Record summary:
Predicted 3D model of a 480-nucleotide part of an RNA (small-subunit ribosomal RNA, 3' major domain) from a metagenome. Rfam family: Bacterial small subunit ribosomal RNA.
[in-house]
Context: one part of a larger RNA
RNA sequence: UGACGGGGACCCGCACAAGCAGUGGAGCAUGUGGUUUAAUUCGAUCAACGCGAAGAACCUUACCUGGGCUUGAACUGUAGGCAUAGCUGCCUGAAAGGGUUAGUAAUCCCACUUGUGGGAACCUACAGAGGUGCUGCAUGGCUGUCGUCAGCUCGUGUCGUGAGAUGUUGGGUUAAGUCCCGCAACGAGCGCAACCCCUACCCUUAGUUGUCAGCGAGUUAUGUCGGAUACUCUAAGGGGACUGCCGGUGACGAGCCGGAGGAAGGUGGGGAUGACGUCAAGUCAGCAUGGCCUUUAUGUCCAGGGCUACACACGUGCUACAAUGGAUGGUACAGAGGGAAGCAAGACCGCAAGGUGGAGCAGAUCCCUAAAACCAUUCUCAGUUCGGAUUGCAGGCUGCAACUCGCCUGCAUGAAGCUGGAAUUGCUAGUAAUCGCGGAUCAGCUACGCCGCGGUGAAUACGUUCUCGGGUCUUGUACA
Numbered sequence: 001u002g003a004c005g006g007g008g009a010c011c012c013g014c015a016c017a018a019g020c021a022g023u024g025g026a027g028c029a030u031g032u033g034g035u036u037u038a039a040u041u042c043g044a045u046c047a048a049c050g051c052g053a054a055g056a057a058c059c060u061u062a063c064c065u066g067g068g069c070u071u072g073a074a075c076u077g078u079a080g081g082c083a084u085a086g087c088u089g090c091c092u093g094a095a096a097g098g099g100u101u102a103g104u105a106a107u108c109c110c111a112c113u114u115g116u117g118g119g120a121a122c123c124u125a126c127a128g129a130g131g132u133g134c135u136g137c138a139u140g141g142c143u144g145u146c147g148u149c150a151g152c153u154c155g156u157g158u159c160g161u162g163a164g165a166u167g168u169u170g171g172g173u174u175a176a177g178u179c180c181c182g183c184a185a186c187g188a189g190c191g192c193a194a195c196c197c198c199u200a201c202c203c204u205u206a207g208u209u210g211u212c213a214g215c216g217a218g219u220u221a222u223g224u225c226g227g228a229u230a231c232u233c234u235a236a237g238g239g240g241a242c243u244g245c246c247g248g249u250g251a252c253g254a255g256c257c258g259g260a261g262g263a264a265g266g267u268g269g270g271g272a273u274g275a276c277g278u279c280a281a282g283u284c285a286g287c288a289u290g291g292c293c294u295u296u297a298u299g300u301c302c303a304g305g306g307c308u309a310c311a312c313a314c315g316u317g318c319u320a321c322a323a324u325g326g327a328u329g330g331u332a333c334a335g336a337g338g339g340a341a342g343c344a345a346g347a348c349c350g351c352a353a354g355g356u357g358g359a360g361c362a363g364a365u366c367c368c369u370a371a372a373a374c375c376a377u378u379c380u381c382a383g384u385u386c387g388g389a390u391u392g393c394a395g396g397c398u399g400c401a402a403c404u405c406g407c408c409u410g411c412a413u414g415a416a417g418c419u420g421g422a423a424u425u426g427c428u429a430g431u432a433a434u435c436g437c438g439g440a441u442c443a444g445c446u447a448c449g450c451c452g453c454g455g456u457g458a459a460u461a462c463g464u465u466c467u468c469g470g471g472u473c474u475u476g477u478a479c480a
Stems, first nucleotide, its partner, number of pairs: 001480002003477003007474007015464002019427005026319008034310002042052002063305007075128007086104003089100004107120005130294002133292003139288002141283003144279001146277001151190006157166003170181003196271004201239007210229003215226003242265001245259005321420001325379006337368003342361002347356003386417001391412007433456007
């Protein structure tokens, strides 16, 4: 100087407390451990476990079994060959591959005179090739974590024999090493904040595909039409919030408390943004890369299987256990996205999944497109008209192909489950809870996941004694 303390002081955080909803019990989905297996590919273990994987039937695929190839599936170079390529067949085979004196049969570019030479293409030989093989403890790059915590340092000066100290400590204050005051310090840098984006209010400009107040036309009805650009909205530019104003308080300071005005008030709300560093943290399987290993195989092609196994254990979710509910019928209201090998309306067929057909739309124009809510009827506390697992049958869709191993529909079946032990998680407001919608990946889908979007919309916070994590100062130490 650090680190540590079941030392002290001060401070902060959904850390506790106060509340609301869960998890832990059930069924199912999904990941992991373990076990099993020919293989159940690999990695990740406080910071892994709906993670890499924003899509495992084949492919993917790295694993296993079997069948093949060996200058190789892709690429570069050197030497040689020039009727060898290619296309269509045939035999064998699961395919890949192998065989074939079957047929057809070239073409492009350059030089030049027919024709020849050279190149491309193809074949042979060789040197490279290839490797999701090993090492993340050889590395780059990227990432996690402490932590969006308020810290981490430097120059000069001063102090100390020195390691170092000072500044950065102290008194206030702040979300903040934020600012003020003081001070052997004076300044500065990386962080904080601001500058950036979205959102809340207003104005200007613009007015189609958006909108419809006024005027006119038309319809059973609808901005449907003429028109209009006021409003909503759209999308570009500006304004607006700064403790600016008032009162109190404070050290005449920084600030704090209250108020006015205002759409918004003291960082308005949300996002992006992650200092010096820590963990030889993670990743050689995204990519790149040193070294090592491999080269008729650890490369490569193919078929089938596996990654989907199942006594069990754990994590994350979904659906429930019901009446604030279930069922049936009726009636409303979004936002954000996507759409051409696509989204698909009206119509018709089917109980339905879906099918036929194809108006419109490369889309503020057309389509995908709401559910909770509300109104009415019914069920009356039951393992039920709750719950839907499981299983049988019949169908639909995608796709060469749904056996291992897809999703969906109908009929039948109707399991566990009556609110969950110890323990434990999230959340302070348009939040929690609850309701649906969209998108990426994608032929299809295991999505109940992930990333977004809007609808409805709470309760509680006395307080900082305690638990956990963190910051500052101080103290002890046989630790570095």